[in-house]
RNA sequence: GAGUUUGAUCCUGGCUCAGGACGAACGCUGGCGGCACGCUUAACACAUGCAAGUCGAACGCUCUCGACCUUCGGGUCAUAUGGGAGAGUGGCGAACGGGUGAGUAACACGUGAGAAACCUGCCUCAAAGAUCGGGACAACCACGGGAAACUGUGGCUAAUACCGAAUACCUUCCUUCAGUCGCAUGGCUGGUUGAGGAAAUGCUCCGGCGCUUUGGGAGGGUCUCGCGGCCUAUCAGCUAGUUGGUGAGGUAACGGCUCACCAAGGCUAUGACGGGUAGCUGGUCUGAGAGGACGAUCAGCCACACUGGGACUGAGACACGGCCCAGACUCCUACGGGAGGCAGCAGUGGGGAAUCUUGCGCAAUGGGCGAAAGCCUGACGCAGCAACGCCGCGUGGGGGAUGACGGCUCUCGGGUUGUAAACCCCUUUCAGCAGGGACGAAAAUGACGGUACCUGCAGAAGAAGCCCCGGCCAACUACGUGCCAGCAGCCGCGGUAACACGUAGGGGGCAAGCGUUGUCCGGAUUUAUUGGGCGUAAAGAGCUCGUAGGUGGCUCGAUAAGUCGGCGGUGAAAUUCCAGGGCUCAACCCGGAGAGGCCAUCUGAUACUGCCAUGACUAGAGUCCGGGAGAGGUGAGUGGAAUUCCUAGUGUAGAGGUGAAAUUCGUAGAUAUUAGGAAGAACACCAGUGGCGAAGGCGGCUCACUGGCCCGGUACUGACGCUGAGGUGCGAAAGCGUGGGGAGCAAACAGGAUUAGAUACCCUGGUAGUCCACGCCGUAAACGAUGAGAGCUAGCCGUCGGGCGGCAUGCCGUUCGGUGGCGCAGCUAACGCAUUAAGCUCUCCGCCUGGGGAGUACGGUCGCAAGACUAAAACUCAAAGGAAUUGACGGGGGCCCGCACAAGCGGUGGAGCAUGUGGUUUAAUUCGAUGCAACGCGAAGAACCUUACCAGCCCUUGACAUCCCGAUCGCGGUUACCAGAGAUGGUUUCCUUCAGUUCGGCUGGAUCGGAGACAGGUGCUGCAUGGCUGUCGUCAGCUCGUGUCGUGAGAUGUUGGGUUAAGUCCCGCAACGAGCGCAACCCUCGCCUUUAGUUGCCAGCAUUAAGUUGGGCACUCUAGAGGGACUGCCGGUGAUAAGCCGGAGGAAGGUGGGGAUGACGUCAAGUCAUCAUGGCCCUUACGGGCUGGGCUACACACGUGCUACAAUGGCGGUGACAGCGGGCAGCGACCCUGCGAGGGGAAGCUAAUCUCGAAAAACCGUCUCAGUUCGGAUUGGACUCUGCAACUCGGGUCCAUGAAGUUGGAAUCGCUAGUAAUCGCGGAUCAGCAUGCCGCGGUGAAUACGUUCCCGGGCCUUGUACACACCGCCCGUCACACCAUGGGAGUUGGUUUUACCCGAAGACGGUGCGCUAACCGCAAGGAGGCAGCCGGCCACGGUAAGGUCAGCGACUGGGGUGAAGUCAUAACAGGGUAACC
Repeated sequence: GAGUUUGAUCCUGGCUCAGGACGAACGCUGGCGGCACGCUUAACACAUGCAAGUCGAACGCUCUCGACCUUCGGGUCAUAUGGGAGAGUGGCGAACGGGUGAGUAACACGUGAGAAACCUGCCUCAAAGAUCGGGACAACCACGGGAAACUGUGGCUAAUACCGAAUACCUUCCUUCAGUCGCAUGGCUGGUUGAGGAAAUGCUCCGGCGCUUUGGGAGGGUCUCGCGGCCUAUCAGCUAGUUGGUGAGGUAACGGCUCACCAAGGCUAUGACGGGUAGCUGGUCUGAGAGGACGAUCAGCCACACUGGGACUGAGACACGGCCCAGACUCCUACGGGAGGCAGCAGUGGGGAAUCUUGCGCAAUGGGCGAAAGCCUGACGCAGCAACGCCGCGUGGGGGAUGACGGCUCUCGGGUUGUAAACCCCUUUCAGCAGGGACGAAAAUGACGGUACCUGCAGAAGAAGCCCCGGCCAACUACGUGCCAGCAGCCGCGGUAACACGUAGGGGGCAAGCGUUGUCCGGAUUUAUUGGGCGUAAAGAGCUCGUAGGUGGCUCGAUAAGUCGGCGGUGAAAUUCCAGGGCUCAACCCGGAGAGGCCAUCUGAUACUGCCAUGACUAGAGUCCGGGAGAGGUGAGUGGAAUUCCUAGUGUAGAGGUGAAAUUCGUAGAUAUUAGGAAGAACACCAGUGGCGAAGGCGGCUCACUGGCCCGGUACUGACGCUGAGGUGCGAAAGCGUGGGGAGCAAACAGGAUUAGAUACCCUGGUAGUCCACGCCGUAAACGAUGAGAGCUAGCCGUCGGGCGGCAUGCCGUUCGGUGGCGCAGCUAACGCAUUAAGCUCUCCGCCUGGGGAGUACGGUCGCAAGACUAAAACUCAAAGGAAUUGACGGGGGCCCGCACAAGCGGUGGAGCAUGUGGUUUAAUUCGAUGCAACGCGAAGAACCUUACCAGCCCUUGACAUCCCGAUCGCGGUUACCAGAGAUGGUUUCCUUCAGUUCGGCUGGAUCGGAGACAGGUGCUGCAUGGCUGUCGUCAGCUCGUGUCGUGAGAUGUUGGGUUAAGUCCCGCAACGAGCGCAACCCUCGCCUUUAGUUGCCAGCAUUAAGUUGGGCACUCUAGAGGGACUGCCGGUGAUAAGCCGGAGGAAGGUGGGGAUGACGUCAAGUCAUCAUGGCCCUUACGGGCUGGGCUACACACGUGCUACAAUGGCGGUGACAGCGGGCAGCGACCCUGCGAGGGGAAGCUAAUCUCGAAAAACCGUCUCAGUUCGGAUUGGACUCUGCAACUCGGGUCCAUGAAGUUGGAAUCGCUAGUAAUCGCGGAUCAGCAUGCCGCGGUGAAUACGUUCCCGGGCCUUGUACACACCGCCCGUCACACCAUGGGAGUUGGUUUUACCCGAAGACGGUGCGCUAACCGCAAGGAGGCAGCCGGCCACGGUAAGGUCAGCGACUGGGGUGAAGUCAUAACAGGGUAACC
């Protein structure tokens, strides 16, 4: 920096990614070289070989070594004071080098000091010396023991082995003196007295090498101290040699290091003690840095060497390749006893994801010994193995287009792979072969190595993979698959068109590697010193007081600790960095410079902080004096109202309670009412965002005691202040203990209701409790969700307490302290806060670090208990949240509309029938439409056809289109026949003889036959689509530009006040305008004018049976053009507006009636079966044709209708008045005929001419309330029309039949005026078929108080945990599966503590009657030493009791996660009882 919470936004906040790194591992792949690097795990066990020896110039001994001759017995010669080998005595080394990181939280390490408290072999400098003696022991020899390892006894022997004496410049100690130095103990230097202390007359190649004493040096070591660097307080107290002293011992040396005695100290909140983890550092990785993580290789230090303990030797060890003991393990054994220690180099087994050769050489560098030659050296130098890492090189270069083939894709044109290949011309790095051939080596000496390097030769020849391609993140298509298989770092992909799975093509990235996994840093300002926060996101402790600590007013002086500067020391090398040099470059290597915060020394500065002077001051703080307000606290007393109970009176049938009831009380007298009494609790009005208190909290009145606060005065003290970890006290309600009290209220409980249930809400009762005293508890949404204190930063308006000033005496001004509202700057994610800060600063404390698990478990502390405080982890999710926005929703609110309700009229739901649907049935009952918005819908008309369905029979380039080849010239119409159900097939009569032409079957056209491309599909997907349509809804809304506001989503405009049918208009307004909608423009009806009069009309004139004809165009009418209506006028009202109300005029009045017209969008609404269309599917069939059947079925259910149930009617009669329309395969007058449907003739009309055509309700008469003269279903019979054909399955007519039905339950529909209702007429479709649909006119009502309610809608507002938007969201138990975890009788193991027992080796102390070479002694003996024994200390081991950690554990507790399980509906809206602590 990015992704991820949301519909969108801002913020908070976690998760994830891109980077770098690695001693890595795994997967796929693998050409070369250089330089590095390679058991991170079992400090597990180790076979075998090697890794420390050397010196004969310290010493004795043994063995061996040349040439010639030979009779194999030996001899001779030269040498030898020689060479070599072996073990031994002795010296030096073995304490270095090499390995490992177990232990260690420590002076172990780092850094800087100190040692006046010390040691030091070899090396070096200097001084001095080395005289005289002595006795042994190995080897060896002899005899033994033993399996071995090894060892005993006796004897011989040398030394640079051992011992004695002498000497002492010197040294140590003692006595003593002087000088000098130090913070001190004291040191140094020089003298002095006394005592003590050396050595190898060695070796030699004669140069030297050694030895002794002493003083220095260098290097090495030891000890002490300051400071620095892990986690944990769920470890808070630890400590008896512990802390100190005196003395002694011990050490190289200080020291409780050890011991005796004395004292009682020492450490700790600045974290002792305990637990866990860990070698430390230079450095390495990362990071802008500060930091964080790590401590392989290299280097410094430490620790360790099978585990534990111990000392010896030595200059140096408590010793990796030494010793002793104990333990475990392994091996040998003759069973008696012995041997061993790869965390050296190789190597083996084991463990593990995982880490190499039992190589060469001492040539170089270095080390040990030696005088040296030299010997030894798994240190080291090299080689081998491994892409484990870093670096470099190559796998070819140039040309080459019809852009070949192939692959992939495709809209079939092409595109892409791709100059890529082929092909042509070059080159030869690397590898290969051959030749030459180093440096490393200063005389000699080369493991590497015939290596590096150089030269030559051949040939493009031997040499490319891995990951990725949805976003982050560079890179896209096809096929397969179909929530499957799978992918995935996060978000997330996959349910038939997957750029996300698998494969392929293409592309991107890196490249001898590429990915994955793991780990660290980064990003993460996500522990915040740099550099965060705490009103609501996680986070202020419930509140006070106060300890430690932190911090602190003004001023003078001194100091110089902090602070700042300078000088020098140190900060090892390597590393990093800078500029150079060397390998062809680089990696790598070499030398140089620089840097390195810390530390301590010297020196300077003095502003600030500290310290000192316990200096001075008064502004902070406090004291004093005078006033004041108050439900502040505690105790005692007291008052009235009300409630309940008791007694008595009056009084009678109810009372009470609720939404409605019931339980309950009451005729044994309730409720009501009157009087009296008793008891307990609480204090109406006053009462107020009024007062007091630190908070919790405090309310009748009086008294007593008492805390704090405010104002005024300015006498006193003189910084005495602030905060406050721990600590202490207070702390609502509920709860607990003991004892009282108990009126009302009231958990639990009981009953009654409600309900599907109702362990609730409502009602009737009712116990703890509520009250008092004393004692606990210690928590609350203990909230202002806002810690305390101080200073500063605009105001305005209230209110409480006090003071001051002015006067007009109840006001104004001002000031201090409280308590509220609004508001500027500023702050804030926003909301908001704003002198009572959430602003700007300072001081101190508390707290937070994703959600869940969980404020839970365990442990601890407190509590009588309930429980409180402290407080995790496993596991799980990618979110959980805050504020604000737009919607949607609410059993939220306001305003307003609509036949929405109401008021009315008529229906539906009941009956019969028609029609559609569901269901059922069926071979098929084709398909679609399904709440409103499917259901007389697609269907403006299924007998065949339609037709898509079923059965059967047929066709296969096809019924239809284009292309190709061949044939024909016609095709077509028509007659008749045969087979067949027909499609179809086979014959046949007659009619007809295409167009252009260059005259060629040349071109077109047509038909037939053939092959293949293809046709065809009412097959699927309306959730892939276009188009069209429904619906909200003819509802008044939906948006945009610019501006403004807001971080932003967005807001404003569009809200507000009026008004309207209307976002209609007016006014106002940070908005001003505009668009789509509204309205208007369009059509039609209503009035008038005008133009034009045929087929229309006829007032007047003539005429006729008749507007029939003449005539006319005034009227009607027709159809063109205009006018007219605009709240224009008047009055009222309103705001002087828009408008509204009333009126005038007018045919019409406030949109005049009706229609057309349907904004942005919603419903994945409907339609792939109107049509079009992507994809998929079928191709002798899912295509095409035909016959018959079906779509018309029928127990049933629903929708829409028709006809009725009758008298507002039926029937009969009379017979008046319409309009819209239709008509040539047609309408058909008129005439004849039939009861009728109809039939037979037939004029006119392509229509203002003819025709359908008759309107019907109306009117008159009759019937008189009944299943009827209502109603017409059903059925029988007879006809008629259409049509190829009315059986399934059409319409009509006549005669007969005469069902249900007497006004329709719950429920429900339409309609506000020429409307409902009622009456008929026409048309489309159509051969025929209409109760349906679309139109037309006739007659012609009732009602609307009104907007409470139901439904739908609009605007504003409010709440929200909803956004798939309430058909939303969401909680808990139970059941099932899985996971981790707590408890758990116990059990197993680790670790640790205390007490006691045992007590190896060892040093120390004691003893030492046994043994004893050196010295003394004439001797006896002594001194000294050794063994042995004793003692305390002590490792291992044992016993007992604890602490602590871990494993397992029947059973059990809750938790988490899971698919569409069960029960209810707790929360989110007033969530239907407001929610919550």